[in-house]
């Protein structure tokens, strides 16, 4: 530089659940807690999901308005790839 995660050390993230917060939701954000992870470090590019407040169509109403249905421009990188930095051991 390149494969590699059996062992060992030093340190890191932290799922569920749950208090507060923010969101229409889906979900995040902080405490508390560890299922777990060798990139569970960053990037929503691609492909899955997941929501649907606005918009659109649609049914019922005198209407306010309810409810159906369709939609990512919303969210996930702890759903998979791509991309890009990188600690420790081993070859």
């Nucleotide at each position: 530089u390149u494969c590699u995660g059996a062992u060992a050390a030093a340190g890191g993230c932290a799922a569920a659940a749950u208090g507060c917060c923010u969101g229409a939701a889906a979900a995040g954000g902080u405490g508390u807690g560890a299922c777990g992870c060798a990139a569970a470090g960053c990037c929503a590019u691609g492909g899955g999901u997941c929501u649907a407040c606005a918009g659109c169509a649609g049914u019922a109403a005198a209407g306010a308005u309810a409810c159906u249905g369709u939609c990512a421009u919303g969210a996930u990188u702890g759903c998979c790839a791509g991309g890009u930095u990188g600690c420790c051991g081993g070859a």
The prediction has a mean pLDDT of 86. The RNA shown here (c-di-GMP-I riboswitch aptamer) has 91 nucleotides and comes from Desulfosporosinus sp. I2.